[in-house]
RNA sequence: GCGGGGGGCUGGACGGUCGCGGCAGAAAUGUCGAGGAAAGUCCGGACUCCACAAAGCGACGGUGCCGGGUAACGCCCGGGCGGGGCAACCCGACGGACAGCGCCACAGAAAACAAACUGCCUGCGUCCGCGCAGGUGAGGGUGAAACGGUGGGGUAAGAGCCCACCGGGGACGUGGCAACACGGACCGCAUGGCAAGCCCCACCGGGAGCAAUGCCGAAUAGGGACCCCGCGCCGCAAGGCAGGGUGGCUUUGGCCCAGGGGUCCGGGUUGGCAGCUAGAGGCCCUGGGGCAACCCCGGGUCCAGAGGAAUGGCCGUCCAGAACGGGGACCCGUUUGGACAGAAUCCGGCUUAUAGGCCCCCCGCACGU
RNA sequence: GCUCCCAUCGUCUAGUGGUCCAGGACACCGGCCUCUCACGUCGGUAACAGGGGUUCGAACCCCCUUGGGAGCGCCA
Repeated sequence: GCGGGGGGCUGGACGGUCGCGGCAGAAAUGUCGAGGAAAGUCCGGACUCCACAAAGCGACGGUGCCGGGUAACGCCCGGGCGGGGCAACCCGACGGACAGCGCCACAGAAAACAAACUGCCUGCGUCCGCGCAGGUGAGGGUGAAACGGUGGGGUAAGAGCCCACCGGGGACGUGGCAACACGGACCGCAUGGCAAGCCCCACCGGGAGCAAUGCCGAAUAGGGACCCCGCGCCGCAAGGCAGGGUGGCUUUGGCCCAGGGGUCCGGGUUGGCAGCUAGAGGCCCUGGGGCAACCCCGGGUCCAGAGGAAUGGCCGUCCAGAACGGGGACCCGUUUGGACAGAAUCCGGCUUAUAGGCCCCCCGCACGU
Repeated sequence: GCUCCCAUCGUCUAGUGGUCCAGGACACCGGCCUCUCACGUCGGUAACAGGGGUUCGAACCCCCUUGGGAGCGCCA
């Protein structure tokens, strides 16, 4: 210098002016006011309700190498294994296919129990074309995939039938928390793929969602139809025993009930307050532990809160950037111009969208010293 | 805001791993029939929303994106 890999940050700045929303204030006025994704709603929670909890069973859904982090996770970090790349580095839904069931089109003899189209060999027969019986499972072609591969011995022809090497299984040993790695007696070899098909194993999950939920107010036809379960006994009473309900079922306890629950139709209202933003918090500074994710200690700061919903417009100066022109390799002038997008209960993640700019680390090649 | 569902010719749809360069009906185009049109008849054009993955093989199974649709307030 060229090409490539990984990580992080930023995503206009300042001033003026006219506005918008929240809060404080009697007012003047003061103060605060979008994002890295606020998005998709794909995961995990907090919180609230479901007349309620515990245990068990079942269904359904999810996760899936190992260890760690975390409130939790399908997220993150580290490691293992497999694949790609010369390398930096990247990618992986990565448990189980001797628990069982199912599927494997076309082609092919045969698609998983094994079997035998052609071929090879032996015997018998023969009209000399071949036929029958047996042996073989090596050669051929098909396919995405063909029941270990290569070479030699052996044989009637052959075959792990035997041997060497390679591949495979593997008791056990060593290292490691583990996944796993290394070694390996022994075993002629012992069973293809699909589990993002059903399924098995291990682990996790009760349901609904801030339009949750609680309180106040206004208004009306304080309504109607249908369905399910119950309205029992004792006692003067308190209460007790049955019965029903408690949104999968069962058991136990608790709670609710003389009524309770559900579906549909019709009517009224589109008000207020709480939930609501101070939180597993964010940001800045400092120290410690850990390879890292992350954790711990100390100090500072209070960072939008809300309803169909504010966060904007214009002007000036500048900052990158682009185009054109002029001189000339750096300036000058003119014009233009900054992406994706946008809070709605709140957090932790993932994924997706994103013009341009900046920084750091690493790899390969070429050249020079 | 929250929770769900769907996407196949111009329109309505079948298809649920291979028999599908995706079938049917209506519509459209062309031929035949007719003096002409209609009807009828024969033939043709035309689609898996987009991207990625699993698999030998995907309209179908899985993930992401895009587009469309439905339901859910309070009182009594």
Overview:
Predicted 3D model of RNase P RNA and transfer RNA as a complex of 445 nucleotides. Rfam match: Bacterial RNase P class A. Its family is annotated with tRNA processing, dimeric ribonuclease P complex and ribonuclease P activity in the Gene Ontology. Model confidence (mean pLDDT): 77 of 100.